[in-house]
Annotation:
Predicted 3D model of a 109-nucleotide RNA (SAM riboswitch aptamer (S box leader)) from a Desulfuromonadaceae bacterium. Of the family's consensus pairs, 97% are formed in the model. The prediction has a mean pLDDT of 85. The sequence was found by an Rfam model in a public genome assembly.
């Protein structure tokens, strides 16, 4: 960097430094001089690998050594079906499946 699997409606913030954008992209809403993103520190969350317990094997538990994460479902649609309402019949509003896309984790290349 690209592949494979798995999971994404839960859950967890203060202090310092900085100072102006930030939500990953396009809309569309939305956080933000009452201090965003950023970096630091302290704290915390959760349970993907590893670990130890138990099991014939799943399942389960315990802890917390590598990672993650600590606005808002992945903040909500984008591609495709499906059904309701509305009217000016191809727009609108709101709802379901699936799919992309996009984060994380493990894997081997």
């Nucleotide at each position: 960097u690209a592949c494979u699997u798995a999971u994404c409606c839960a859950g967890a913030g203060c202090g310092a430094c900085u100072g102006a954008g930030g939500g990953a992209c396009u809309g569309g809403c939305c956080c933000u001089u009452u201090g965003a993103c950023g970096u630091c520190g302290c704290g915390g969350c959760a349970a993907c690998c590893a670990g130890c317990c138990c099991c014939a094997a799943u399942a389960g538990g315990c802890a917390a050594g590598g990672u993650g994460c600590c606005a808002a479902u992945u903040c909500c649609a984008g591609c495709g079906g499906g059904a309701u309402c509305g009217c000016a019949u191809g727009c609108g509003a709101a709802c379901c499946c699936g799919g992309a896309a996009g984060a994380u984790a493990a894997g081997g290349a």